[in-house]
Source information: RNAcentral holds the sequence, with entries from MGnify. This is a predicted structure of a 100-nucleotide RNA (SAM riboswitch aptamer (S box leader)) from uncultured Conexibacter sp.

RNA sequence: AUCAAGAGCGGUGGAGGGAAUGGCCCUUUGAAACCGCGGCAACCACCCGCAAGGGAAAGGUGCCAAUUCCAUCAGGCAACGAGCAACAAGCCUGGGAGAU
Numbered sequence: 001a002u003c004a005a006g007a008g009c010g011g012u013g014g015a016g017g018g019a020a021u022g023g024c025c026c027u028u029u030g031a032a033a034c035c036g037c038g039g040c041a042a043c044c045a046c047c048c049g050c051a052a053g054g055g056a057a058a059g060g061u062g063c064c065a066a067u068u069c070c071a072u073c074a075g076g077c078a079a080c081g082a083g084c085a086a087c088a089a090g091c092c093u094g095g096g097a098g099a100u
Base pairs, nucleotide, nucleotide: 001100002099003098008037009036010035011034012033016026017025018024020072021071022070023069038064039063040062043060044059046055047054048053068097073094074093075092076091077090081087
């Protein structure tokens, strides 16, 4: 700095996985992990350019269920209801955590 987009098959394997907690999902129609091949993206490196920016994808990373799957902390708005207030599905903004 970015995180609403994008991209899976086979083999081995045999019960877990989605960071934590809760929820909700995925999974014996085969989880994790490892291997092979394929793909996506374009952070590094590379090319053009003063720069902004653009290009390419052979190299180094990363990624290939669900928005980072959703929520978690703070503030604001708020349907139905309640009605003095509080509460409240849900929505928005920011933060935290995490990933690259």
The organism belongs to Conexibacter, within Bacteria.
Rfam family: SAM riboswitch aptamer (S box leader). Its family is annotated with regulation of gene expression in the Gene Ontology. Rfam's curators write: The SAM riboswitch is found upstream of a number of genes which code for proteins involved in methionine or cysteine biosynthesis in Gram-positive bacteria.